Background
Large-subunit ribosomal RNA, domain IV from a fermentation metagenome, 352 nucleotides, folded computationally. The coordinates come from a structure-prediction model, not an experiment, and the mean pLDDT is 84.

Context: one part of a larger RNA
RNA sequence: CCCUUGUUAAGGAACUCGGCAAAUUGACCUCGUAACUUUGGAAGAAGGGGUACCCUGUUAGUGUGAACCUAAAACAAGCGGAGCACGAGAGGGUCGCAGAGAAGAGGCCCAAGCGACUGUUUAUCAAAAACACAGGUCUCUGCUAAGUCGCAAGACGAAGUAUAGGGAUUGAUGCCUGCCCGGUACUGGAAGGUUAAAGGGAGAGGUUAGCGCAAGCAAAGCUUUGAACUUAAGCCCCAGUAAACGGCGGCCGUAACUAUAACGGUCCUAAGGUAGCGAAAUUCCUUGUCGGGUAAGUUCCGACCCGCACGAAUGGCGUAACGACUUGGGCGCUGUCUCAACAAGGGACUCG
Repeated sequence: CCCUUGUUAAGGAACUCGGCAAAUUGACCUCGUAACUUUGGAAGAAGGGGUACCCUGUUAGUGUGAACCUAAAACAAGCGGAGCACGAGAGGGUCGCAGAGAAGAGGCCCAAGCGACUGUUUAUCAAAAACACAGGUCUCUGCUAAGUCGCAAGACGAAGUAUAGGGAUUGAUGCCUGCCCGGUACUGGAAGGUUAAAGGGAGAGGUUAGCGCAAGCAAAGCUUUGAACUUAAGCCCCAGUAAACGGCGGCCGUAACUAUAACGGUCCUAAGGUAGCGAAAUUCCUUGUCGGGUAAGUUCCGACCCGCACGAAUGGCGUAACGACUUGGGCGCUGUCUCAACAAGGGACUCG
């Protein structure tokens, strides 16, 4: 010097990204206990007090079954005391610094964010605000179900049957969930357009019996093709559907100071963001501005709204309870620190 421990004057978070670590608290009995709340909780809230031993003291209890007594009878009550219980509280006394005498055994409170909750997860750097969840919604599926696995047989679904099963999404609960169907998707429609194989076979080419002086023409057959026409789904088309994928404007002017614009004009759009929330886990400018807390606060809390770039089941806004979650503050407590010291054990180091 290092590791693991113990103690520490005065101060008490001044340490530090951050009270990380350590310390405090701790058992039982008793008193007492706020906001808020889904009336269950919150709550062991918080915050107090007590605790040994001896004596009074074999301290104070409980009250079964059968039988019996009182009673006209029944019930009730009484008497009786089997079994169980070994002890609260009080008064008096004794000892110590200390009586839950050692060990083991919650620190607490306030405010905010996120997620309702218990649960699950990155075996080996992440336990969370991520996943799941009960609940909500949409959608498919009528049973040889849809869906899934398999070449098939077959199996699961399910020895279930729409209060069931599959898929998707949201995520307790409370108040709610606005506008847009133009695009994409899905569902429905069928008049017209387009359209495959197939059917169809007009016409054309090749070949050559034949004809022709020749150029050439050319039946039948064979062969190579093949127009019209008939014709499905789909697509075009016509509708519907957003808790389907998604989307939810710009410019200019205007009010008895100024400022602002309830109001007006205009362009574009499928429609132009409603309620609620808002410098937010979202705000660049930004340490926005104001208020609170501090002597001093880029964080925090409450507001404002100028939302670069919130917003309604890709859910919006609240919310009691819960959380080894995240952020800010306070009380208590402490070697985290001012500032270090000593001690114990084990190393390192030296010698053997």